[in-house]
RNA sequence: AGCAAAGUAAAUAACAUGUGUUAAGUGCCAGAAGGAUGGGAAGUCGCCUCUGGACGAAACGAAAGUGCAGUGUGUUAUUGCCUCCGUUGCA
Numbered sequence: 001a002g003c004a005a006a007g008u009a010a011a012u013a014a015c016a017u018g019u020g021u022u023a024a025g026u027g028c029c030a031g032a033a034g035g036a037u038g039g040g041a042a043g044u045c046g047c048c049u050c051u052g053g054a055c056g057a058a059a060c061g062a063a064a065g066u067g068c069a070g071u072g073u074g075u076u077a078u079u080g081c082c083u084c085c086g087u088u089g090c091a
Base pairs, nucleotide, nucleotide: 002090003089004088005087010079011078012077013076014075015074016073017072018071019069020068021067028053029052030051031050033049034048035047039085040084041083043081059066060065
């Protein structure tokens, strides 16, 4: 000094287990400052938190439970970092 690879936050799907159905949650709009983010540093147009606002629902069953929600969490599979420095392999 060359080539290649690994690995993030997240996203989608499936399964499991919950929450709500007395309406939270998810999603949408605006605002501000923060948080975390491949092994290290650092970073946003990505992700999360906060404030305010708009909008909005599927319930049944005697029961066990069955549904519904653009619902939480976990596991698996697939996809998967811009910069610099590293790691591994090859030459």
A computed fold for a 91-nucleotide RNA from Erysipelothrix sp. HDW6B, annotated as THF (Tetrahydrofolate) riboswitch aptamer.
Its mean pLDDT, the model's own confidence on a scale to 100, is 87.
RNAcentral holds the sequence, with entries from Rfam.
Rfam family: THF (Tetrahydrofolate) riboswitch aptamer. On this family, see Ames et al., Chem Biol 2010: "A eubacterial riboswitch class that senses the coenzyme tetrahydrofolate".
The source organism's lineage runs through Bacteria, Bacillati, Erysipelotrichia, Erysipelotrichaceae and Erysipelothrix.